[in-house]
RNA sequence: GGGCCCAUAGCUCAGCUGGCUAGAGCGUCGCAUUCGCAUUGCGAAGGUCGGCGGUUCGAUUCCGCCUGGGUCCA
Numbered sequence: 001g002g003g004c005c006c007a008u009a010g011c012u013c014a015g016c017u018g019g020c021u022a023g024a025g026c027g028u029c030g031c032a033u034u035c036g037c038a039u040u041g042c043g044a045a046g047g048u049c050g051g052c053g054g055u056u057c058g059a060u061u062c063c064g065c066c067u068g069g070g071u072c073c074a
Base pairs, nucleotide, nucleotide: 001073002072003071004070005069006068007067010026011025012024013023019057028044029043030042031041032040050066051065052064053063054062
């Protein structure tokens, strides 16, 4: 320098046939349970879906570029 893959909650990820209010597990917080802790149950908070632009009535999803990471080739 070139090819391919990835970027979504604090962490690990799903969602990628374009349209609901964007979800799960763990974690955090609150309540119940307990003498107390743990466990368990219920509930809540937490996201400019990496950035910029394009296509479209509508983009996390499709296209281009950039940034960062991984891998292969030279």
A computed fold for a 74-nucleotide RNA from Candidatus Komeilibacteria bacterium RIFCSPLOWO2_02_FULL_48_11, annotated as transfer RNA.
Its mean pLDDT, the model's own confidence on a scale to 100, is 81.
Rfam family: tRNA. Rfam's curators write: Transfer RNA (tRNA) molecules are approximately 80 nucleotides in length.